[in-house]
RNA sequence: CACUCAUCCUGAGUGGGCGAGAGACCGGCUCUUAGACCCCACGGCAACCCCCGGAGCGCCGGGAAGGUGCCAAUUCCGACAGCGUUUUAAGCGCUGGCAGAUGAGGA
Numbered sequence: 001c002a003c004u005c006a007u008c009c010u011g012a013g014u015g016g017g018c019g020a021g022a023g024a025c026c027g028g029c030u031c032u033u034a035g036a037c038c039c040c041a042c043g044g045c046a047a048c049c050c051c052c053g054g055a056g057c058g059c060c061g062g063g064a065a066g067g068u069g070c071c072a073a074u075u076c077c078g079a080c081a082g083c084g085u086u087u088u089a090a091g092c093g094c095u096g097g098c099a100g101a102u103g104a105g106g107a
Stems, first nucleotide, its partner, number of pairs: 001106001003105006013042005021031003026078003043071003048067002050063005075099001080096006
């Protein structure tokens, strides 16, 4: 970082620093000078890699030392398409897609 695969309605915050925007983009909505976002320390969550046992491809149970990740809101919601509901539209619901994030591969 092209590309591939898997997951994304669960869970988990205190202190210190800085000082104005932040939640990727657009719309909405939200957070924020009662200090957000970000950084550092400590703590925690989870279990992708990893370890152990069982089964036999894909799984199940257990673990957490190490490598990542994460700790407002479902990836905060929508955005595109189809279907359902509705006289139509709007709205709402379901499914899929796009985009994104993280991990493991890969050149």
Predicted 3D model of a 107-nucleotide RNA (SAM riboswitch aptamer (S box leader)) from an Anaerolineaceae bacterium. The sequence was found by an Rfam model in a public genome assembly. The coordinates come from a structure-prediction model, not an experiment, and the mean pLDDT is 83. It matches the Rfam family "SAM riboswitch aptamer (S box leader)". Rfam links the family to the GO term regulation of gene expression.